[in-house]
RNA sequence: GUCUUUGUGGCAGGGUGCAAGUCCCUACCGAUGGUGAUAGUCCAUGACCCGCGGAGUGAGCGGCUGAACCGGUGAAAUUCCGGUACCGACGGUAUAGUCCGGAUGAGAAAAGAC
Repeated sequence: GUCUUUGUGGCAGGGUGCAAGUCCCUACCGAUGGUGAUAGUCCAUGACCCGCGGAGUGAGCGGCUGAACCGGUGAAAUUCCGGUACCGACGGUAUAGUCCGGAUGAGAAAAGAC
C1' cells in the first nucleotide's frame, strides 16, 4: 500500500391513567484509542445533527458534540476498593439512554492475509 473479517449494551417488579418498556417509585446498560495502575463522567476519536462542497443522497473539509466528587490503598489510580452522585443524538408514539425507524447503513478502531 491492497484486500478480507470483526466492529454497542440495556425496562425485571410496582403505581397512575382510556392509553406509558415514554410519566412516578424501582431496575438495567456503558463504542474506540490513550493515560506511571483496570475509566460511561480525565485526554482524544467515532456515530447523530448543521454548514461548505457537488448534478446528487457522495468523497473531502469545517462546526456541533452529555456527565464526578469524597474517603482509602499505593511509588504511581478523577481508572482499583468503599460511599454518594450524575450523563446519554435525531424522527415516531402519552413526555423514551433501554421500544420502533433512518440502519441488511455509517464508523473510530481491532485482527488477519498478501